[in-house]
Molecule: small-subunit ribosomal RNA
Organism: Acidobacteriota bacterium
């Protein structure tokens, strides 16, 4: 010392930059839901709009005269004897008037005011100041009048006139002057710009109410002070705009006047010509200032309600009078709006005083009470008056307070909501028991506020004390008794930020949203409900304000790339400033002193129960002002010295450094001439062009213009722009040397001036090449481009505009400071005779790299580091560097430079990945190379598409389409159509029933299901057994439930498909990196392979690849029947047929073998490649299974399983017939074929897998066949399917739509099924279609492949071209990785990341907002000119009027004054032509925003 949180949003992640946006607090608030009580504050922020009504400023009769009313007391008169009427006197009452005070003060509001209005601080020797208080002096003598009242009259009123009468503390004159005031000279004092103070003389001027009461006492007059009030002045302070830059003619000053209290150009004359201003005048917006008041740590930022000071204003403008004080809120006068009265002739008014009304707005209160207190105005007083104020009312508007109760209370009741159904949870919550009384209601008892007034007493006393009397509030606070849990909770929220979650509804609807952003079928985000969370008589919302935002950075920020260094230089004002002395003391520091109202903030301490509030005291108010002081450091000073900064001097010295003039060469194009022939040209390939009228090509010579090759270099040179041949001249700067001079003379520069590439413009040349525009040729969907052929500004040159750019190092200038290495350019030195070498040093230009900086990239003595000095500039993106204004410019534009509205981001670095018609390296039937097919044709499956009562459903590029179907006549079947069933075709439970009960079942209907329904007619346990009885099973009834191939593969498991058998994907530690991440895993080899090897901040592991498993290839053991026959032996026509034997083949089972293990070479003395050897097999032998972390919301709710959700006499289930087969197309798969390497006919040879008991079937008979019939054998290495078929032998066909090819259709048939019609397969006659190698494209395959050819199996009653296996015959080619596809690694770009099927511009169209312009057209607002000019001050005049005072007997003069008039000035209206701002505007433009519109691709 008491004080300082963030957080959510750009991305796929990061890190930064930035903006939007929350939480906080406030509030004169306002809206919405709610509302129980006090206290104490607050309330028209908008229409300074307009106001009905009532109040808000009057008071003395102790300054005056009068008698109107009233009220008393006398007398009359008139009578209905109780009213009235006259009159006299009183009167403490009330009204008018003259006359004094007050009315200028309280009290309202904020409109104007950017100003001496306001704060602060000085100053008036330039001033005023009623009523107070002090002090001096005084108040003699006189006069005339007028209101009211009388009386005419006028008017509708307001009101006024004419004549009469009258007082005063009204008015007027003269005396008196200590003093005062003015003039005139003196004397002392003080300060100053003019001048002030005192002394004292002479002249001259100026009062007054002796009123009022009356014991005292209030009043009048003049002079001095005094308080307190006020005017004046002058320094500081405090608003935004330069898209206002110049303003200014009373203006600036002097002379002299005038006026005022004073000063003063305030106001006149004159004179003079100045004053003011980027330290922002004028000017335009916008605004009362200030103590303070919110908020912040603080600096600040924002505000100016209440309270309290000042200051304006009073319907809008002007005036001026009255007074001590006004240019007066509740005064006058005038002008104008507007209202209201009107007899239309003329009058009245001004709530921004208090209520209260209407309008306006989201919004702001009673037409209360009362002077009791405070306080104010008059009076001697009493008192009167006071909407000042002091109380009440109303509004939760704010603040502080309090209450709705409290304690027990578990069956954790009911209900409610959830649910996995078991529960949970609302919740001690309630009920229920036991209590307490705060608020509420009743009842009762009760204040202080009051005592300075007033009455009395005491007392000389109007000092002092004491008793009494005086309360709107209010019977009110406050106490005391009662009744009694009784009357008293609500509001937002509950996806993150942010505390606080479920069901349910709803389906981009409806809605929500402060910011992200949520809703398209399970939504903690919507609406409702449980519950839960905050806050609490409140609760949110909306609007503003500060914070938060270090997001205008003074504290406390930037500018390479994120906004943001001026294009460059000279240089004004300014800022800043080099070592060492003296002076002064402005800045600066210290102390005194004065001020900094009060209230407030803070602190103590007290008072209302407490607390809001309130009262006393400090405390601060950081500021000004003034004395006295220090002199470090800054500052000043025609101060003094220095040299290091800066400048010169001397000598060198490198340069495309400017200007000017001459010249030169190559190359170009032109023209001429020559040689010479068909073409040149040109491009990816054409053309267009040019060319036989002679081109291109080649030689000569002529001319023209432009531009300068090598040398030439991250060389040079200039401040940038920029400078290149050569030579001369002319001229700018720079380096070094040397230390000779001047002596701070510096640096930076706001404005300012000049320079400033290309393009462009003006004028006038010049024009060879090149060339916008332009035209022609291609390219193209189209090409107003890109190529190609022409070709005009212009490109040069001289004089004159333009002033802009990626004018960039995207990096202002200046000065000092901080490791180095390495080139290059100039220049000097040492060493050395010296080409030369080396070393030092200055200045220039490059590159690497420490520290340090930095978001990172990167910068690093040439900084972007470490500091100072000065400039410029920057504040989210888009509108928009645009519009509007101004400036410049010939014009093209340029310089300056915005809002509207609009979005939640726009960026910047850097990560990973994707991606590329980037690149590098490598695979793979990718392509090539080669064999054979698909696109065509019939014919079959498959789909789409149509069709249909259905034509179930599902798959949809690869990765759907001969899939799911391994096999739809009926079942199947889910779909249609009609006909039937309801606890159901099927599962568990429960409750009743169960002897004529289950069950069987003949008959009827019926197409079957189904529905009826004679007759038979049961079991099992309790009992040995029956009957009957109880239970059970089954069944029946009925009740939970079944049941669904209904729905959501985008709620899911599970299983699949792909990439892809492709080499990757990861991890722990460690390192690196703010961090994403990276590093392992990258390099160098090698490999099928992240396969091994070497390297290597990595070291190691793990899914994956190999391996390890089948099944093949050789070979061994072991076994030998059903397999096998060498030898031996029987037998036969013949056959392992039999006896034997297990040698062989085989079968089956376990072993062996292959490891780059040997050799040779390359390789790195590794990996591994090549190549040989042996071996059946080689370098993973062939195949197969076996699929990393993952994409594809990739398939599948119809295999199954499973959340919701949906049907329940139907979305269940049964049934009969029907469809899934429908055909005018389309695809995909395939099978047949088009023939002779074939058809066909005879013949005759060889497998392997693998099947067979409701099965496979031999042989044999039958039939042309399909197949029948018999049926032996086989439970199968035994029996049988089995015949293999291409092939082989031999024949026939001869190139033909056929002896190809078999579609189609007929006709007869076989088998299987219950049943082949819709809709089977065969088999035999007969029919013979289309087809003659298939367009564009387009698949497979690298060896026992491909193609060919046959067998067998699943399913299956039958049905196979399809699928899955099996075996026979058995090729061709690969030069190679440049192109396609798809993939791996490394490495670049990115503006992609749902990731190139990305992004994403710009025109048109639609639709909304928002602005510019714009013929005009309507306003406001200031100013100027000229006309008119009220009211009024002022000047003048004043024949008309006038009592006071002179003269005068008067009558009438004088003096003085008004009345009118006239003149200055003068609001306000009027004309005029500008001036600025706003509003509106046909039409035109431009911008923003708008799920799926159009053209095209510019950019990544």
């Nucleotide at each position: 010392a008491u004080g300082g949180a963030g957080g959510g949003u750009u991305u796929g992640a990061u890190c930064c930059u930035g903006g939007c946006u929350c939480a906080g607090g406030a509030u004169g608030a306002a809206c919405g839901c709610u509302g129980g009580c006090g206290g104490c504050g607050u309330g028209c922020u908008u229409a300074a709009u307009a106001c009905a009504u009532g109040c808000a400023a009057g008071u003395c009769g102790a300054g005056c005269g009068a008698u109107c009313g009233g009220c008393c007391c006398g007398g009359g008169g008139g009578c209905u004897u109780g009213c009235u009427c006259c009159u006299g006197g009183g009167u403490a009452c009330g009204g008018a008037g003259c006359g004094g005070c007050g009315a200028a003060c309280g009290g309202g509001u904020g409109a104007g005011u950017a100003a001496c209005a306001c704060g602060u601080g000085a100053g008036c020797a330039a001033c005023c100041u009623g009523c107070c208080c002090c002090g001096g002096a005084g108040a003699c003598c006189g006069g005339g009048a007028u209101a009211a009242c009388g009386u005419c009259g006028g008017g509708a009123a307001a009101c006024c006139g004419g004549c009469g009468c009258u007082a005063a503390u009204a008015c007027c004159g003269g005396a008196u002057g200590a003093a005062c005031c003015c003039g005139c000279a003196g004397g002392g004092g003080g300060a100053c710009a003019u001048c002030c103070c005192c002394c004292g003389g002479c002249g001259g001027g100026c009062a007054a109410a002796u009123g009022g009461g009356u014991u005292u006492c209030c009043g009048c007059u003049c002079c001095g002070g005094g308080a307190g009030g006020g005017g004046c002045u002058c320094g500081c302070g405090g608003c935004c705009u330069a898209u206002c830059a110049g303003c200014u003619u009373g203006u600036u000053g002097g002379c002299g006047g005038g006026g005022u209290a004073a000063c003063g150009g305030c106001c006149c004359a004159c004179c003079a010509a100045g004053g003011c201003g980027a330290u922002g005048a004028c000017g335009g917006g916008u605004a009362g200032c200030u103590g303070g008041c919110g908020u912040g740590a603080g600096a600040g930022c924002g505000c100016g309600a209440c309270c309290a000071g000042c200051c304006a204003c009073a319907c809008c403008g002007g005036g001026a009078c009255u007074g001590a004080g006004a240019c007066a809120c509740g005064g006058c006068c005038c002008g104008g709006a507007c209202u209201c009265c009107u007899a239309c002739g003329g009058g009245a008014g001004g709530c921004a005083g208090c209520a209260g009304u209407a309008g306006g707005g989201a919004a702001u209160c009673u037409u209360g009470g009362a002077c009791a207190a405070u306080g104010g105005g008059g009076g001697a007083a009493a008192c009167c008056c006071u909407g000042a104020u002091c109380c009440a009312g109303c509004g939760a508007c704010g603040c502080c307070g309090c209450g709705u109760g409290g304690g027990g209370g578990a069956u954790g009741a009911a209900g409610g909501c959830c649910u996995u159904c078991g529960g949970g949870u609302u919740g001690u919550a309630a009920a229920c028991c036991c209590c307490u009384g705060u608020u509420g209601g009743g009842a009762g008892g009760a204040a202080a506020g009051a005592a300075g007034c007033c009455g009395g007493g005491c007392g000389c006393a109007u000092a002092g004390c004491c008793c009494g009397g005086u309360g709107a509030c209010g019977g009110u606070a406050c106490c005391u008794c009662u009744c009694g849990a009784g009357g008293a909770a609500g509001c937002c929220c509950c996806g993150g930020c942010u505390a606080a979650c479920u069901a349910c509804g709803u389906g981009c609807c409806a809605g929500c949203a402060g910011c992200c952003g949520c809703g398209g079928u399970a939504a903690g985000a919507c609406g409702u409900a449980g519950g839960g969370g905050g806050c609490g008589a409140g609760c949110g919302u909306u609007a503003u304000c500060c914070g938060g935002a270090u997001u205008c950075a003074c504290u406390g920020g930037g500018c390479g790339u994120a906004a943001a260094g001026g294009g460059c230089g000279c240089g004004u004002a300014g800022g800043c400033g080099g070592c060492u002395g003296c002076g002064c003391a402005a800045g600066u520091c210290c102390g005194g002193c004065g001020u900094g109202a009060a209230a407030g903030c803070c602190c103590a301490c007290g008072g209302c129960u407490c607390a809001a509030c309130c009262g006393u005291g400090g405390a601060a108010c950081c500021g000004c002002g003034u004395c006295g002081g220090a002199u470090a450091c800054u500052g000043c000073g025609c101060u003094g010295g220095c040299u290091u900064g800066a400048g010169g001097g001397u000598g060198g010295u490198a340069g495309a450094g400017g200007c000017c003039a001459g010249u030169g060469g190559a190359a170009c194009u032109a023209g001429c001439g020559g040689u010479g022939u068909a073409g040149c040209g040109g491009u990816g390939a054409a053309a267009u062009g040019c060319g036989c009228a002679g081109a291109u090509a080649u030689c000569g010579c002529u001319a023209g213009g432009a531009a300068c090759g090598u040398c030439g270099g991250u060389g040079g040179c200039g401040a940038a722009g920029g400078c290149g041949g050569c030579u001369g001249g002319c001229u700018g700067g720079g380096c070094c040397a040397u230390u000779c001079c001047u002596g701070a003379c510096g640096c930076u520069g706001a404005g300012g001036c000049g320079c400033g590439a290309a393009a462009g413009c003006u004028a006038g040349g010049g024009g060879a090449g090149c060339g916008a525009a332009c035209c022609g040729g291609a390219u193209u969907a189209g090409a107003u481009a890109c190529c190609c052929g022409g070709g005009u500004a212009g490109u040069c040159c001289u004089a004159g505009c333009c002033g802009c750019a990626a004018a960039c190092g995207g990096u202002g200038g200046g000065u000092g400071c901080u490791a180095g290495g390495u080139g290059u350019g100039g220049g000097g030195g040492g060493c050395g005779c010296a080409u030369g070498c080396u070393c030092c040093u200055c200045c220039g230009u490059g590159c690497c790299g420490c520290a340090g900086c930095u978001a990172a990239c990167g910068c690093a003595u040439u900084a972007a580091g470490c500091a100072c000095c000065c400039c410029g500039c920057c504040u989210g993106g888009g509108g928009a560097g645009u519009a509007c204004g101004g400036c410049c410019g010939c014009a093209a534009g340029g310089c300056u430079a915005a809002a509207a509205c609009u979005c939640a981001a726009a960026g910047g670095a850097a990560u990973u990945g994707a991606c590329g018609g980037g690149g590098g390296c490598c695979c793979g039937c990718a392509c090539a190379a080669g064999c054979g097919g698909c696109g065509g044709a019939g014919c079959g499956c498959g789909u789409g598409g149509c069709u249909u009562a259905a034509u179930u459903c599902g798959a949809u590029g690869c990765a759907a389409a001969g899939c799911g179907a391994a096999g739809a006549a009926c079942c199947u079947u889910a779909c249609c159509a009609g006909g039937g069933c309801u606890u159901g075709a099927c599962a568990u439970g429960c409750u009743g029933g169960c002897a004529g009960u289950a069950g069987c079942a003949a008959c009827c209907c019926g197409a079957a299901a189904g529905g009826g329904a004679a007759g038979u007619g049961a079991c099992c346990c309790g009992u040995a057994g029956a009957g009957u009885c109880g239970g059970g099973u089954a069944c029946c009834a009925g009740c939970a439930c079944a049941g669904g191939u209904g729905u959501u593969g985008c709620a899911u498991g599970g299983c699949u498909g792909u990439c892809g058998u492709c080499a990757g994907c990861u991890c722990a530690u460690g390192c690196c990196g703010u961090g994403a991440g990276g590093u392992g895993u990258u390099g160098g080899g090698u490999u099928a392979a992240g396969u091994c090897c070497c390297g290597c901040a990595a070291c190691g592991a793990g899914c994956g690849c190999a391996a390890c498993c089948c099944c093949u290839g050789c070979u061994c053991c072991u076994u030998g029947u059903u397999g096998c026959c060498a030898g031996c032996g029987g037998g036969u026509a013949a056959u392992g047929c039999c006896g034997g034997g297990c040698a062989c083949u085989c079968g089956a089972g376990g072993g062996g073998g292959a490891c780059u293990g040997c050799c040779g070479g390359c390789g790195a003395g590794a990996a591994g490649c090549c190549g040989g050897a042996g071996g059946a097999a080689g370098g993973a032998g062939g195949g197969g299974a076996c699929g990393a972390c993952g994409u594809c919301a990739a398939g599948u709710c119809a295999u199954c399983a499973u959340g919701g959700c949906c049907c329940u006499u139907a979305c269940g289930u049964c049934c009969u017939g029907g469809g899934c087969u429908g055909c005018a197309c389309a695809c995909g798969c395939g099978c047949u074929a088009c023939a002779a390497u074939g058809g066909c006919c005879g013949g005759u040879a060889c497998a392997a897998c693998c099947c067979g008991c409701u099965g496979c079937a031999a042989a044999c008979c039958c039939g042309c066949a399909a197949g029948g019939g018999u049926g032996a054998g086989c439970c199968a290495a035994u029996c049988g399917g089995u015949a293999a078929a291409a092939g082989c032998c031999g024949g026939u066909c001869g190139u033909a739509g056929u002896u190809c090819g078999g579609a189609u259709c007929g006709a007869g048939g076989u088998c299987u099924g219950c049943a082949a019609u819709u809709c089977g397969a065969c088999c035999u006659c007969g029919u013979g279609a289309a087809g003659u190698u298939g367009g564009a494209g387009u698949c497979g395959c690298u060896a026992g492949u491909a193609a060919u050819c046959g067998c067998u199996g699943a399913u299956c009653a039958g049905c196979a071209u399809g699928c899955a296996g099996c075996g026979g015959u058995g090729a061709a080619u690969g030069c190679g990785u440049u192109c396609c596809c798809g993939g791996g690694c490394c490495u670049u770009g990115u503006a992609c990341a749902c990731a190139c099927c990305g992004c994403c511009c710009g025109u048109c169209c639609c639709g909304u907002c928002c602005u510019g312009a714009a013929a005009g057209u309507g306003g406001g607002c200031a100013a100027c000119a000229c006309g008119u000019g009220a009211a009024g001050c002022c000047g003048g005049u004043g024949g008309c009027c006038c009592a006071a005072c002179c003269c005068g007997c008067a009558a009438g003069g004088g003096a003085g004054g008004g009345a009118g008039c006239c003149g200055u000035c003068g609001a306000g209206c009027g004309u005029g032509g500008g001036g600025u701002u706003c509003g509106c505007g046909a039409u035109c433009g431009g911008g923003a925003c708008g799920a799926a519109g159009u053209c095209g691709u510019a950019a990544c």